The RNA shown here (c-di-GMP-I-GGC riboswitch aptamer) has 82 nucleotides and comes from an Armatimonadota bacterium.
[in-house]
RNA sequence: CCCCGAAAUGGCAAACCCAUCGCGAGGUGGGGGCGCAAAGCUACGGGACCGCACUCAUUCGUGGUCGGCCGGGCUGCCGAAG
Numbered sequence: 001c002c003c004c005g006a007a008a009u010g011g012c013a014a015a016c017c018c019a020u021c022g023c024g025a026g027g028u029g030g031g032g033g034c035g036c037a038a039a040g041c042u043a044c045g046g047g048a049c050c051g052c053a054c055u056c057a058u059u060c061g062u063g064g065u066c067g068g069c070c071g072g073g074c075u076g077c078c079g080a081a082g
Base pairs, nucleotide, nucleotide: 003082004079005078011036012035016031017030018029019028020027021026034068040074041073042072044071045070046069047066048065049064050063051062052061
């Protein structure tokens, strides 16, 4: 240093509730705490979801949302055993 994840100091925050923004998926703030060693950042590939258009309908098209769905890219705290 890499794999790895014992301990400790700290960190983040699901469902649900309140406020607020958005047609919506969902975002932000507060409470809350299921979980998380990248649950830090990033829509590049896949996926899910929403709006619009088209269509008998699906496929397809177009514009979005999700990083706590998976992969990729960038960055990163601590150090017991191996």

It matches the Rfam family "c-di-GMP-I-GGC riboswitch aptamer". A reference for the family is Smith et al. (2009), "Structural basis of ligand binding by a c-di-GMP riboswitch", Nat Struct Mol Biol. The family is grouped with related families in Rfam's "c-di-GMP_I riboswitch clan". Rfam links the family to the GO term cyclic-di-GMP binding. The sequence was found by an Rfam model in a public genome assembly. The prediction has a mean pLDDT of 86.